[in-house]
RNA sequence: UGAGUCAGCCGGGUGACCGCGGUGUCAUUUUGAAAGAAAGGCGCUGAGGAAAGUCCGGGCUCCCAGGGCAGGAUGCCGGUUAACGGCCGGUGAAGGCGACUUCAAGGAAAGUGCAACAGAAAGAGACAGCCGGAUGCGUCCGGCUACGGUGGAAAGGUGAGGUAAGAGCUCACCGGUGCCGCGGCGACGCGGCAGCCAUGCAAACCCCAUCCGGAGCAACGCCGUGGAGGAACAACUGUCGCCCGCAGGUUCCGUGGAGGCGGCUUGAGCCUUUCGGCAACGAAAGGCCGAGAUAAAUGGUCAUCCAAGACAGAACCCGGCUUACAGGCUGGCUCAGCUG
RNA sequence: CGGGAUGUGGCGCAGCUUGGUCAGCGCGCGUGCCUUGGGAGCACGAGGCCGGGGGUUCAAAUCCCCCCAUCCCGACCA
Numbered sequence: 001u002g003a004g005u006c007a008g009c010c011g012g013g014u015g016a017c018c019g020c021g022g023u024g025u026c027a028u029u030u031u032g033a034a035a036g037a038a039a040g041g042c043g044c045u046g047a048g049g050a051a052a053g054u055c056c057g058g059g060c061u062c063c064c065a066g067g068g069c070a071g072g073a074u075g076c077c078g079g080u081u082a083a084c085g086g087c088c089g090g091u092g093a094a095g096g097c098g099a100c101u102u103c104a105a106g107g108a109a110a111g112u113g114c115a116a117c118a119g120a121a122a123g124a125g126a127c128a129g130c131c132g133g134a135u136g137c138g139u140c141c142g143g144c145u146a147c148g149g150u151g152g153a154a155a156g157g158u159g160a161g162g163u164a165a166g167a168g169c170u171c172a173c174c175g176g177u178g179c180c181g182c183g184g185c186g187a188c189g190c191g192g193c194a195g196c197c198a199u200g201c202a203a204a205c206c207c208c209a210u211c212c213g214g215a216g217c218a219a220c221g222c223c224g225u226g227g228a229g230g231a232a233c234a235a236c237u238g239u240c241g242c243c244c245g246c247a248g249g250u251u252c253c254g255u256g257g258a259g260g261c262g263g264c265u266u267g268a269g270c271c272u273u274u275c276g277g278c279a280a281c282g283a284a285a286g287g288c289c290g291a292g293a294u295a296a297a298u299g300g301u302c303a304u305c306c307a308a309g310a311c312a313g314a315a316c317c318c319g320g321c322u323u324a325c326a327g328g329c330u331g332g333c334u335c336a337g338c339u340g
Numbered sequence: 341c342g343g344g345a346u347g348u349g350g351c352g353c354a355g356c357u358u359g360g361u362c363a364g365c366g367c368g369c370g371u372g373c374c375u376u377g378g379g380a381g382c383a384c385g386a387g388g389c390c391g392g393g394g395g396u397u398c399a400a401a402u403c404c405c406c407c408c409a410u411c412c413c414g415a416c417c418a
Stems, first nucleotide, its partner, number of pairs: 001336010012305007020046007028039004048311001052322002055320005060216004066244004071212005076090005091105001092103004106207002111205002113201003127148001129144006156174006175196001177194007220262004229253005236248004255418003269288008306309001341414007350367004360398001369385005391407005
């Protein structure tokens, strides 16, 4: 200098004016018996890294909260966490010269099932072929699976020996299985010995291990308004997919009404420093408060700067994952070339 | 805001549970025959990569994951 790889961060800035949501304050006006409410002035504050998809895990609330079955999810090992299917660090496999990346990665001798077509044969087989024997030269019997062909997959691979021809039949190396020893918390690795006995699919049923009660803020609690009842049922409804159990009078049609408050944002919170840990993460000290609407607020105009601004808008709240995204910044590492 | 279902020729659907030469049915469309002509009828044919992408597998409409689109349901008091 070029190519690449990984991680983190930002994602328009500044100023003026007008307008909107929330909140505090002023005590001027209106209303009200009061509490208070409305208008106004001033101060403070006001979307995201994904607020999205709703794919996981929780908090919170209600029902049941006792048991069983069914169902679902996860799946190498060890940590982390409130929890997780997330994250971190390792192991193994695959790809890359490398930095590094990817992996739903338990069990196929517990059992069942499937492997279409082709092919002789798809789990234990012989079409063509090789060899031996008998021959009436048409063939028949026996041995074999190296070579041929089919297929995604053909019964460990390559080489040598051996044989009538062959074959893990024997040997060397490689691969894989079991046992033993050593190392490691463990997945596993290394070495030695024996032996080659049996493919793939579990994102097929299934087995094993672990976990899971159901519903969701339109949950739920309180205040208030209004009106017209009728019908069906001891069975029904809820928990609950099923049974027992538990709880409740329930459901449907019709009619009427007026909505408001709480839940609601201080939280497994954020920032800085130090310490422990390879890391995820944890601990301590100090500091900070950063939206809370309900037809739903963040917008508009002007000036100015630059690299000319992408994806996109909170609705109970967190921790993750996934998806969308113009452009920019920072740092670590690898490879190649050149120079010193 | 929350919960659920469905995407297969132009239209309406089956196939998915148990993966295979399995892509099919009806209506519609085109050509020919029949008819004086039209309809009906008969014969033949075209038209699809199964909403999109990725994965598992020898093999995916079918199994798994992620997106997209459409549709449905759910709110207080008596």